[in-house]
RNA sequence: GUAACACGUUAGGGGUCCUCGCGGCAGGUGCUGCGGGGUGAGAAAGACCCUUAUAACCUGAUACGGGUAAUGCCGUCGUAGGGAAGCGUGGUGCGGCAGCC
Repeated sequence: GUAACACGUUAGGGGUCCUCGCGGCAGGUGCUGCGGGGUGAGAAAGACCCUUAUAACCUGAUACGGGUAAUGCCGUCGUAGGGAAGCGUGGUGCGGCAGCC
């Protein structure tokens, strides 16, 4: 001096599904309020996650396989195609320079 990594900070990015009960609205089977259940970090909190990226998230995808009461619920696809960064502090390792023996 500086990678990994951790923390802080400013700024920015992102998702919000499935289902049951009751009520309301609408009347072609849906929308919505409240409450419960499922997965999850998070399913509207001002919370959670993520910020250069083999994953925050989106697309392909009304995809494929498995499973479920049902659902991106799980896996594949996926080192796919996209996707939002600067600074500060700590910091092992590594590199450089100098001094001494």
The RNA shown here (TPP riboswitch aptamer (THI element)) has 101 nucleotides.
It matches the Rfam family "TPP riboswitch aptamer (THI element)". Gene Ontology term of the family: thiamine pyrophosphate binding.
The prediction has a mean pLDDT of 79.
The sequence was found by an Rfam model in a public genome assembly.